[in-house]
RNA sequence: GGUGGCGUAGCUCAGUCGGUAGAGCAAACGGCUCAUAUCCGUUCGGUCAGGGGUUCGAAUCCCUUCGCCACUACCA
Repeated sequence: GGUGGCGUAGCUCAGUCGGUAGAGCAAACGGCUCAUAUCCGUUCGGUCAGGGGUUCGAAUCCCUUCGCCACUACCA
């Protein structure tokens, strides 16, 4: 340099006919307990990597930029 994959909540990840953004864990609060943990419940938490385009409507389709990973080529 080329090709491919990935980027969604604090963390790990779902979300593929374009139509209300989700789960588990974590955190906060409450229940339970003599107490802690476990367990149960509630709540909080999102510019869906950035920008642009298509569309009535985009996490999802197209272009582009950035970052990470893998494979591969070349030079020294």